[in-house]
Molecule: c-di-GMP-I-GGC riboswitch aptamer
Organism: Calditrichales bacterium MX18-03
RNA sequence: CACGAUAAUGGCAAAUCUAUCGAAAGGUAGAGACGCAAAGCUACGGGCCUAAUGUACUCCACGAUGGCAGCCGGGCUGCCGAAC
Numbered sequence: 001c002a003c004g005a006u007a008a009u010g011g012c013a014a015a016u017c018u019a020u021c022g023a024a025a026g027g028u029a030g031a032g033a034c035g036c037a038a039a040g041c042u043a044c045g046g047g048c049c050u051a052a053u054g055u056a057c058u059c060c061a062c063g064a065u066g067g068c069a070g071c072c073g074g075g076c077u078g079c080c081g082a083a084c
Stems, first nucleotide, its partner, number of pairs: 003081002011036002016031006034070001040076003044073003047068003054062002
């Protein structure tokens, strides 16, 4: 460098519930653990979610200036060390 345990020390926390912010998606805090070796950070590429404002409109709709890093890549940083 790479790889990764039925190792060690620690860490994070899905669903759900409560409170709160938000138009929503979703965020934050507490409880809680399905999982995670980057489930640390970053919307850069792809993807997905929402649709207040806007566009169109009889209705249906369209569409990020909003989100998701626990969807896949990229970038930055990082603990431990059996086997290969």